RNA sequence: AUGACCCACGGGAGAGUGCAUGACUCGUCAUGCCGCCGAAGGCGCAACCGCCCCGGAAACGCUCAGGCCAAAGGACCGUGGAUCGU
Numbered sequence: 001a002u003g004a005c006c007c008a009c010g011g012g013a014g015a016g017u018g019c020a021u022g023a024c025u026c027g028u029c030a031u032g033c034c035g036c037c038g039a040a041g042g043c044g045c046a047a048c049c050g051c052c053c054c055g056g057a058a059a060c061g062c063u064c065a066g067g068c069c070a071a072a073g074g075a076c077c078g079u080g081g082a083u084c085g086u
Base pairs, nucleotide, nucleotide: 001086002085003084004083006081007080008079009078010077011076016034018033019032020031021030022029023028024027035068036067037066041064042062043061044060048056049055
C1' cells in the first nucleotide's frame, strides 16, 4: 500500500397510524382481508472481469422472507481502531 472480517462513532431511502373480528391492562396485541415498498437475508438475469474448464459479478428484476406514524431495523458511505492475509 492492498484484501477479508470485526468493533466504535457519524450519515443513511421507500411504502398503510388501512379495513374487519377478537382479547384485554383501552391503545396495544392476535388473526384474517385489501393495498403498497425495495436497501437485512434469499432467488433470478448478466453488462463486465476472467477464461481450457471451473468461476466472480449490480443499487437491475422477483417479493419467498422482511418492511409500510414515530422509534427500532437498515444495504451502503465516511472516519478511527483490532485481527488475519498479500